[in-house]
Context: one part of a larger RNA
RNA sequence: GGGCUUACGAGCGAUUUUGCCAAAAUGGCUUUUACUGACCCGUCUUGAAACACGGACCAAGGAGUCUACCCAGUAUGCGAGUGUUAGGGUGGAAAAACCCGAACGCGCAACGAAAGUGAGAGAUGCCAAACCAUUAGGUUGCAGCACCGGCCGGCCAUGACCCUCUGGGGAAAGGAUCGAGCAGGAGCAUAUUAGGUAGGACCCGAAAGAUGGUGAACUACGCUUGAGUAGGGUGAAGCCAGGGGAAACUCUGGUGGAGGCUCGAAGCGAUACUGACGUGCAAAUCGUUCGUCAAACUUGAGUGUAGGGGCGAAAGACUAAUCGAACCAUCUAGUAGCUGGUUCCCUCUGAAGUUUCUCUCAGGAUAGCUGGAACAAAUAGAGCAGUUUUACUAGGUAAAGCGAAUGAUUAGAGGAAUCGGAGCUCAAAGAGUUUUGACCUAUUCUCAAACUUUAAAUUGGUAAGAACGGCUGGUUUCCUUAAUUGAACCGGCUGGCAGAAUGCAGUGUUCCAAGUGGGCCAUUUUUGGUAAGCAGAACUGGCGAUGAGGGAUGAACCUAACGCUGAGAUAAGGUGCCCAAAUCCGCGCUCAUGAGACCCCAUAAAAGGUGUUGGUUCAUCUAGACAGCAGGACGGUGGCCCUGUAAGUCGGAAUCCGCUAAGGAGUGUGUAACAACUCACCUGCCGAAUGAACCAGCCCUGAAAAUUGAUGGCGCUAAAGCGCGGUACCGAUACUCAGCCAUCGGAGCAAAUGUGAAGCUGCGAUGAGUAAGAGGGCGUGAACAUAGUGUCGAAGCCUUUGACGUGAGUCUAGGUGGAACUGUGUUUAGUGCAGAUCUUGGU
Numbered sequence: 001g002g003g004c005u006u007a008c009g010a011g012c013g014a015u016u017u018u019g020c021c022a023a024a025a026u027g028g029c030u031u032u033u034a035c036u037g038a039c040c041c042g043u044c045u046u047g048a049a050a051c052a053c054g055g056a057c058c059a060a061g062g063a064g065u066c067u068a069c070c071c072a073g074u075a076u077g078c079g080a081g082u083g084u085u086a087g088g089g090u091g092g093a094a095a096a097a098c099c100c101g102a103a104c105g106c107g108c109a110a111c112g113a114a115a116g117u118g119a120g121a122g123a124u125g126c127c128a129a130a131c132c133a134u135u136a137g138g139u140u141g142c143a144g145c146a147c148c149g150g151c152c153g154g155c156c157a158u159g160a161c162c163c164u165c166u167g168g169g170g171a172a173a174g175g176a177u178c179g180a181g182c183a184g185g186a187g188c189a190u191a192u193u194a195g196g197u198a199g200g201a202c203c204c205g206a207a208a209g210a211u212g213g214u215g216a217a218c219u220a221c222g223c224u225u226g227a228g229u230a231g232g233g234u235g236a237a238g239c240c241a242g243g244g245g246a247a248a249c250u251c252u253g254g255u256g257g258a259g260g261c262u263c264g265a266a267g268c269g270a271u272a273c274u275g276a277c278g279u280g281c282a283a284a285u286c287g288u289u290c291g292u293c294a295a296a297c298u299u300g301a302g303u304g305u306a307g308g309g310g311c312g313a314a315a316g317a318c319u320a321a322u323c324g325a326a327c328c329a330u331c332u333a334g335u336a337g338c339u340g341g342u343u344c345c346c347u348c349u350g351a352a353g354u355u356u357c358u359c360u361c362a363g364g365a366u367a368g369c370u371g372g373a374a375c376a377a378a379u380a381g382a383g384c385a386g387u388u389u390u391a392c393u394a395g396g397u398a399a400a401g402c403g404a405a406u407g408a409u410u411a412g413a414g415g416a417a418u419c420g421g422a423g424c425u426c427a428a429a430g431a432g433u434u435u436u437g438a439c440c441u442a443u444u445c446u447c448a449a450a451c452u453u454u455a456a457a458u459u460g461g462u463a464a465g466a467a468c469g470g471c472u473g474g475u476u477u478c479c480u481u482a483a484u485u486g487a488a489c490c491g492g493c494u495g496g497c498a499g500a501a502u503g504c505a506g507u508g509u510u511c512c513a514a515g516u517g518g519g520c521c522a523u524u525u526u527u528g529g530u531a532a533g534c535a536g537a538a539c540u541g542g543c544g545a546u547g548a549g550g551g552a553u554g555a556a557c558c559u560a561a562c563g564c565u566g567a568g569a570u571a572a573g574g575u576g577c578c579c580a581a582a583u584c585c586g587c588g589c590u591c592a593u594g595a596g597a598c599c600c601c602a603u604a605a606a607a608g609g610u611g612u613u614g615g616u617u618c619a620u621c622u623a624g625a626c627a628g629c630a631g632g633a634c635g636g637u638g639g640c641c642c643u644g645u646a647a648g649u650c651g652g653a654a655u656c657c658g659c660u661a662a663g664g665a666g667u668g669u670g671u672a673a674c675a676a677c678u679c680a681c682c683u684g685c686c687g688a689a690u691g692a693a694c695c696a697g698c699c700c701u702g703a704a705a706a707u708u709g710a711u712g713g714c715g716c717u718a719a720a721g722c723g724c725g726g727u728a729c730c731g732a733u734a735c736u737c738a739g740c741c742a743u744c745g746g747a748g749c750a751a752a753u754g755u756g757a758a759g760c761u762g763c764g765a766u767g768a769g770u771a772a773g774a775g776g777g778c779g780u781g782a783a784c785a786u787a788g789u790g791u792c793g794a795a796g797c798c799u800u801u802g803a804c805g806u807g808a809g810u811c812u813a814g815g816u817g818g819a820a821c822u823g824u825g826u827u828u829a830g831u832g833c834a835g836a837u838c839u840u841g842g843u
Base pairs, nucleotide, nucleotide: 003012004011005010040055041054042053043052056843057842058841059840060839061838064342066199067198068197069196070195072193073192074191075190076189077188078187081106082105083104087100088099089098110117111116122148124146125145126144129140130139131138132137150182151181152179153178154177155175156174161169162168163167202341203340205338209331210330211329212328213327214326220305221304222303223302224301225300226299227298228297231263232262233261234259238255239254240253241252242251243250244249267292268291269290272288273287275286276285307323309319310318344777345776346775347774348773349772354367356365357364358363368516369515370513371512372511373510374509375508376507383504384503385502387501388500389464390463391462392461393460394459399454400452401451406448407447408446411443413441414440415439418438419437420436421435422434423433424432425431426430468495469494470493471492472491473490474489476488477487479486519543520542521541522540524538525537526536527535528534548559549558550557563740564739565738566737567736568735573730574729575728576714577713578712582727584726585725586724587723588722589721596716607701608700609699611698612697613696614695615694616693617692618691619690620689628685629684630683631682632681634658635657636656640652641651664679668677669676741767742766743765744764745763747761748760749759778832780829781828782827783826784825785824786823787822788821789820796816797815798814799813802811803810804809
C1' cells in the first nucleotide's frame, strides 16, 4: 500500500522501497540433433517465388539542396503605421550588433477603358461574455454569420436651375444594373513550417542541335615522278615462193609475230570448304581450293580534294579499328510527360485508379477521396442521420396485355355489297351460277430494346411546425375594392400532449496541402460476341493497401480483420494414419477388369443397361394365373387370284362357316410342291402370386494423347464412399476474463513554507494498413555556452561480459590501442545506404 474480505476488532494483498541469506538457474549467449512452420530480396505492376528486370562478397563515396518571389499557418516586435536602404553619428582597441535616418516599398480608398469622380457611427435575427435576479428569467449585447436600408465609382434613365451657350456644370428624385468598394482602420517587418514558380533544382541516363577547330600516315579519286611483271599456247596484218586464171583475183606452202586473246609462276585479289582459329598468331589470321596475270595492270614517293564537305567503274562504299554525315573541344550539370535509384526509429490518421477540360490517351489541370491546423457552439424539446414510419410528389423498368391502339403472326368458321383469278349455262352484250383469293364480322394461336391501356418492388425529392392559429391596432400603395374595402407589411394580446420512431457528442464552419487520376475480382442485373481466365456498364462487397484459421496448393472463395502475454470457450472446417479431435451412435443406398469421395474448383453430354433399390399406372390371378412338364392344335379346304410350282407360310385381294375345352383361310422352321416340326389357342399336373409400360436413386456403358501421377498422400468396401439424423470432441491474431504497453477522451488534485500542470492520481474506450500526411524520438559533423573525463590510459577496434529501451540506440565489463574525448542547452548542416547493368579500391 491501489484493491479485496469483514463479526468494523481486524485479516489478505499486487506493486514499490529497503535489509539479510544464497552463486547458480526456471536467466543470457552459443553449438548440435529431432520435430513443426517457412518459396528471394528490391522494383514496375490489377497481379511476382516467377521461365519479368537489378543483385558474387566487403570497405569507402553516393541522391529534395540553396537563392529570389508568391500563398497559407504559427511565433515575436511595433502599430495607422511599419521596415537600420543609401548615408550620417556615438563609442571603443575594434561597429555586423548601439543611435539617427530623407527617399523608397507595402499599408492607410475605391471605381472607371479613360477623361475623371470619389465613401464616417443605420435596422433586424442568432449569439460569447458580463451584470441583475437567481426557480423560470431579464438588461447590455463582442467576434462572426444571415438579411434589409444608406453611401462612393462605372453604366442606364431623368434634368429644376446656372454659365463663358452646337457646349459645360448641376440640386432633387430613380434602377430587379456592375464593382476585387465605404459602413470607428490592421497592417508592416523578422523568424520558421508546408506548398508553388524560376533557376542544373532529388540523383544518374539519351537519340539530337549549335559554334570553333584537327585529320587523306588507313582508305577513295586526280595529277607529277619513279619501280616491277618466269615459261608456254594460239598465230591477225604485211611479205616470199609455187599453181590456176584473159583479167579481177584466187588456191597451196612458208615467213611473220598482232591481241584490254589463252594456260600459268611472282604479284594483285578472295570463290568454296559455310574447313582451321574463334579469352585467336590475328579487334579479320591460317590451310587447301579458286579469279586475274601486259593491262581500265601492280606499286613507292610527292602533291591535291575536308565534314552537309570530300571522293566514289555506285556498295550509302570510303574519308586513321569511327560513317545513312568523321574526330576534338565548347554551349553543357543540354532537354527527357520515359527507365532505374532515393540512406535512422516509433506512434496516430489514411487513400485513388472516378468527374470535367486538355494536339488529351505512359502526362497535366479541375472536382472527388485523404491528412493537418484553427475557430464557433455545446448536455437540449437545438442539431445531425447510407435507418424506419406517415403525408405529398417524380417515374414507364420487371410483370402483364394483344377477343385494347401500333407493328408482327397461326388456324379454321360465317359473310350483304365490292375487286381479282378459274370454270359451267345461255348465240352475244350481258345475266345467272359454282369455286378460290382479297375484304368484312365474331373467334382462335404466338410475340415486341427502339409497342402499350394497365403497372409494381427497389429508388429520388419535399415535409413532419410558433416562421402558426384566433382577436385587435397602425402605416404605405403600381395591386384589389363601390368604399381606408381587401391583400401585403409593422405592432399588441392570447392560445402549449412544442406535433412520428430510433440512434448519435461520433456537432458545425473555415483555411492549407499530399498522393491518386493504368485497376482487378465475386454474387446479382446487363450490352457486344459461337465462346473465352474476352471486351464494356450498374448496385453492393472485396483484393489492390491484409496478415490469421479453413479450402492439400492459391491476390479476390468460407470464417474472421491483427498492440504484447496467459487462461477459457467458439467460427469456418474437421475427428482411420500423415494431423489436433468419435475406426462414435442410428437408418438407408452402392461392388465398379479404369468405383466414389464436399462452395468458388480445376469438366463431361445425348443415348443406353432383365446390375440393384424404391415408386407410379394398367393388366392377369384360388372361377387356379405366370413359369415348367405333358396332351390336343380339327373339318368345309389343296378357299380365290397369279404362276413352271404355291396344299396356312414367294406375292395380291379378301379373311367366313361348322365341330369344339380349343385350334389363325395361320407365328416361325422346312419342301420343287407336299410332308414333318413349331407357335397362337385349349386342357391336365402343380399351387400363389404374375406381366407390361413408365418414373428416379446408386452403379455400369458411352469415356482416346503424348515425362510416371495424383479424392493432397497412404489407404478405405456392414467405408475412411453416397444420402439422412444425433451426440461428443478438435479447431483462429475473431469472442470472454486477467495483467502490461501506447493513443484518445472525460474526472479529481497545490488550503500552513520554497518549487510546480508539458505534473500526479484514478476511470473508460480503442489498437490492421501501401501511396500520402502529421507528431514524438535516436544517431553523425561543426559553432557557442556550461559541466566534466583522460598517460593511474582519450578516441577507435574486438568479444557467447552483463544490463536498459517497443525501437533507432545507449550504458557497462574484459582485451587491444596510445592522445585526445564526452554529457546537457541553443544554433547550424556537404547528417544516417542493400540495391541505382551506381563510382573507386580490395577479395